[in-house]
RNA sequence: AUUCCAUCCCGAGCGGCCGAGAGACCUGGCUCUGAGACGCCGCAGCAACCACCCGUCGCGGGCAGGUGCUACCGCCAGGAGCGAUGGAGG
Numbered sequence: 001a002u003u004c005c006a007u008c009c010c011g012a013g014c015g016g017c018c019g020a021g022a023g024a025c026c027u028g029g030c031u032c033u034g035a036g037a038c039g040c041c042g043c044a045g046c047a048a049c050c051a052c053c054c055g056u057c058g059c060g061g062g063c064a065g066g067u068g069c070u071a072c073c074g075c076c077a078g079g080a081g082c083g084a085u086g087g088a089g090g
Stems, first nucleotide, its partner, number of pairs: 003088006013043005021032003025079005044070003049066002052062004074082001
């Protein structure tokens, strides 16, 4: 890589750098964006999948080490054996 399982209408933003597109892909819409978006870095925060701890152990609670996330329901509708994240297996 591929496969399987779970989740995707809750929650959580500031600073620095960069400089033109961005919200995964197609069509249509809607939105963000030189008053600097998107992205990267730092810090902060949110959550609790895994790890760890406890208990009355198919479950509940705690912690925050490994991930993840911090505009809009995965932005919306339609499409596709779509995508993202975590865990397992190999």

A computed fold for a 90-nucleotide RNA from Actinophytocola algeriensis, annotated as SAM riboswitch aptamer (S box leader). The sequence was found by an Rfam model in a public genome assembly. Its mean pLDDT, the model's own confidence on a scale to 100, is 87.